[in-house]
Context: one part of a larger RNA
RNA sequence: GGCACACGGUGGAUGCCUUGGCACCAAGAGUCGAUGAAGGGCGUGGACGACUGCGAUAAGCCUCGGUUAGGCGUUGAACAGCCUUUGACCCGGGGAUUCCCGAAUGGGUAAACCCAGCGCUGGUAAUGCGGCGUUACUCCCGGCUGAACACAUAGGCCGGGUAGAGACAAGCGGGGGAAGUGAAACAUCUCAGUACCCCGAGGAAAGUAAAUCAACUGAGACUCCCUGAGUAGUGGCGAGCGAAAGGGGAUCAGCCCAAACCUUGUGCGUGUAAGCGGCCACGCGUUGCGCACGAGGGGUUGUAGGGCGUUCGUUCUGGGCUGUGGCUGGCCCAGCGGAAGUUACAAAGCUGUGUGGUAGUCGAAUCGCGUGGAACCGCGAACCAUAGAGGGCAAUCGUCCCGUAGACGAAACUGCACAGCCUUCCGUCGGACGUACCUGAGUAGGACCGCACCCGUGAAACGCGGUCCGAAUCUGGGGGGACCACCCUCCAAGGCUAAGUACUCCUUGGUGACCGAUAGCGGACUAGUACCGUGAGGGAAAGGUGAAAAGUACCCCGGAAGGGGAGUGAAAUAGUACCUGAAACCGCGUGCCU
Numbered sequence: 001g002g003c004a005c006a007c008g009g010u011g012g013a014u015g016c017c018u019u020g021g022c023a024c025c026a027a028g029a030g031u032c033g034a035u036g037a038a039g040g041g042c043g044u045g046g047a048c049g050a051c052u053g054c055g056a057u058a059a060g061c062c063u064c065g066g067u068u069a070g071g072c073g074u075u076g077a078a079c080a081g082c083c084u085u086u087g088a089c090c091c092g093g094g095g096a097u098u099c100c101c102g103a104a105u106g107g108g109u110a111a112a113c114c115c116a117g118c119g120c121u122g123g124u125a126a127u128g129c130g131g132c133g134u135u136a137c138u139c140c141c142g143g144c145u146g147a148a149c150a151c152a153u154a155g156g157c158c159g160g161g162u163a164g165a166g167a168c169a170a171g172c173g174g175g176g177g178a179a180g181u182g183a184a185a186c187a188u189c190u191c192a193g194u195a196c197c198c199c200g201a202g203g204a205a206a207g208u209a210a211a212u213c214a215a216c217u218g219a220g221a222c223u224c225c226c227u228g229a230g231u232a233g234u235g236g237c238g239a240g241c242g243a244a245a246g247g248g249g250a251u252c253a254g255c256c257c258a259a260a261c262c263u264u265g266u267g268c269g270u271g272u273a274a275g276c277g278g279c280c281a282c283g284c285g286u287u288g289c290g291c292a293c294g295a296g297g298g299g300u301u302g303u304a305g306g307g308c309g310u311u312c313g314u315u316c317u318g319g320g321c322u323g324u325g326g327c328u329g330g331c332c333c334a335g336c337g338g339a340a341g342u343u344a345c346a347a348a349g350c351u352g353u354g355u356g357g358u359a360g361u362c363g364a365a366u367c368g369c370g371u372g373g374a375a376c377c378g379c380g381a382a383c384c385a386u387a388g389a390g391g392g393c394a395a396u397c398g399u400c401c402c403g404u405a406g407a408c409g410a411a412a413c414u415g416c417a418c419a420g421c422c423u424u425c426c427g428u429c430g431g432a433c434g435u436a437c438c439u440g441a442g443u444a445g446g447a448c449c450g451c452a453c454c455c456g457u458g459a460a461a462c463g464c465g466g467u468c469c470g471a472a473u474c475u476g477g478g479g480g481g482a483c484c485a486c487c488c489u490c491c492a493a494g495g496c497u498a499a500g501u502a503c504u505c506c507u508u509g510g511u512g513a514c515c516g517a518u519a520g521c522g523g524a525c526u527a528g529u530a531c532c533g534u535g536a537g538g539g540a541a542a543g544g545u546g547a548a549a550a551g552u553a554c555c556c557c558g559g560a561a562g563g564g565g566a567g568u569g570a571a572a573u574a575g576u577a578c579c580u581g582a583a584a585c586c587g588c589g590u591g592c593c594u
Stems, first nucleotide, its partner, number of pairs: 001593005007587003015579001016544002020515002022512007029504002031167002039101003042055003046079001049075003061095006070083003106115003116135007137164002139161007172200005182189001186236001212219002223250005233241002254496003257440001261297010275284002277328006302474001304439003307435007316335007336427006349421010360408003366381005382399002384388001390402003445469007455481001476491005531538002551578001554565004
C1' cells in the first nucleotide's frame, strides 16, 4: 500500500409521515370604484424584529344576536399590568372611525411629499399659526350673458348631477396582426386570423324573428350538441384546408320604431282671404296656408300590409270639453268589467307567506383482566346503529373526545318563489268596395381594387370594405352559384329580445387506481421572500426530537467549543447539528498478501 471482515465518522439517499398542493364534481357568486377602488407607503402593542389585524377612535369603538368561563392574535415561553357571569375573549348581522399615496381630482411632484385659493372658525394687541369644509377635466341639464354680423350662433360665466375616468382570472365581441414550423428545399400555400397588441361590454358575450333555405314537396328567428362527413368541394389538385341543406336532440318567445294620416307646441315665410269637424243661426279675429324641428295618437307587413274615403255588421255606465244654441260626430275623466306585467314588448316600489344564505344547537351505545412506557391490542362478557364517514387521544376504539345519521335554530341583513297592493292596456273591432298617399337613398346596384366565405380569380354567385358612378317605389324590389327566360320564394338599406352555450379571480360542500418535500403550485417553512439585474424582468434553498420538554439539576476536564459521569425518558447511536440514516469519501481494529 492492497484486499476482506468488524466498528465508527461524514453524508442525507431510502422508508414512513403531512400542515401544502393538483385535478375534478355540485351549488353559489360573477363584480369593486369620485360615498375615493384594486394595490401600496407609514403608523398602531407596557416592552415588538417579522407575520396577522387595525387606522391618530389604530391587534381596535358602538349596537344586535349566538356561544361560553375563561381571556389580553402567531412566532413565543417568561415578566409587568389588566378584562371577565353587570357576560370578557370568540363567532355572525348592522353601523362608526378609516393618516398618506394611488383613476387621484385645489396646484405641483422624483408615488406615499411640497405649496396654495375661498368660506366658516380657534388663537394673538396684530401678523405669523391651527381646525373643518371646498376648489381637476370632460359630458349632460338648467339659467345668465354674448362677438365677427342686425337677429342669431360661436364663445364666456353661474348653478345642479350617486354621469364618466381606474382595477379585474378566464370566457366574449370588435380593430390590428407575425414567425419558428409543414410542404421532407422554397416563393403561392401552411402554421393562422393562431400568438401578441389595442378598444369595448357582460354575468355571460355574440347572434336572433327571413330581401332565409329548399326544390316544384315543403320548412319556418337565433344559439349549442350529435350526425350528415373527412362527404360536396377547394388545393404549387402538393402539403394540406374543408362546408351546407337535411335528420336527431338541448332550449324555446316574440316584439317595438321610421313613414303615410289626424291633433298639437315653437320658429320662420306667406297672407286679409280663407278659416274656426258637418248642417242652420249668431259670433270670433297674431285663428288660414307652406316649410323646419319637437310632442301625442296612428301604424309595422309579403296568400302584401298600412293610411285615407264610402258602406255593412258589432260594442258597458256616468260626467265634462269641443266659441254659443240644436242635431250629429270627436276628445277627455271617473266608475265598472276584462286582460297583462317587472329579461325584450311601459315602469318603480311596498307588504305578506313559504323556502334558502350569513353565527349556531341537540345528537345513541363498554366494562373487566393480561401484556406493555402507554391500550385503541389479546382474552372474557355486553351494548348502539336512520350514526361501522373521517379525525384525535402515549400502538389498531362504532360505544373516550370532536364528529357522523337524523332532527332543530336568527334580533339583524339578504337571495329566490308565490300572492296581494300597485302599474299599464282594452271596452270597438271586423268585412267589402274605392283611392294610389306611405312602406327605411348617396341606399340597392355597377366599374376598378381588396377582403371574407369549403371556394387560392376561377364559369364565381352570395356577403363586407375603399375610390368613382348610381336606381326603382308595389304595374316595385332581392334571392334561387356567371348570365337569360319561366317558375318558386322572400321584402334590404331602423331597433330590442330570455332560455339552451362558454368561463372561474372568488365562496361553500365533496371526490380522487392524483403528489408526498429534487414530488405536488415557483412557494407545506419569514416566498414572489432572500438574492441577481439600471430596468423590463429573473428567482431560489429551506419540513420531521419525543407520547409529553420530562430540552440533561449537580460533579469533573476545558478559555470556549466539546466531552466524561449523574439524571429524564420505552429508547439519548431520540440531546434542539435531534425519526429512519443507504452510497461515494475518511478513519480505527483484526486477519491475509506484497
This is a predicted structure of a 594-nucleotide part of an RNA (large-subunit ribosomal RNA, domain I) from a Solirubrobacteraceae bacterium. Model confidence (mean pLDDT): 83 of 100. It matches the Rfam family "Bacterial large subunit ribosomal RNA".